[in-house]
Molecule: transfer RNA
Organism: Chrysochromulina tobinii
Order: sequence, then structure tokens, then C1' cells
RNA sequence: UGGUAAUUAACUCAAUUGGUAGAGUGCUUCCUUUACACGGAAUAAGUUAUUGGUUCAAAUCCAAUAUUGCCAA
Repeated sequence: UGGUAAUUAACUCAAUUGGUAGAGUGCUUCCUUUACACGGAAUAAGUUAUUGGUUCAAAUCCAAUAUUGCCAA
């Protein structure tokens, strides 16, 4: 430099090919315990990497940019 893949909650990952964004772990609160741990219940936490475009409607389609990995030179 060229090609290619990935980017979604604090972490690990889904989202059935465009139609209201979820799970597990973790954080917080409560119950349980003399206390801790385990266990049970509940809540919160997201501009879906950024910007723009297409569409009635975009995590999903298109373009550019950024970061990371792989291949080639």
C1' cells in the first nucleotide's frame, strides 16, 4: 500500500436477511446469615464505533472515516 473480517450494556455474546434491542456474568437494593459466601427477589445501565445517504421505518442496506485482527506485497 492492496484485499478481507470484526465493532451492540462494565465483560462475553444474540437479534430468524428492514418493523418497538435481548440473554448470561457483573454492579446496586432487599430477603436469608451473628457476619461473609452460597441461594432467592427486584431495579438500573445502550445515540447498536463515528458521520452522512436510501427508506414510511435502519443494529441490519449503501458510502466515507476510526480502531483491532488476518492474508498478500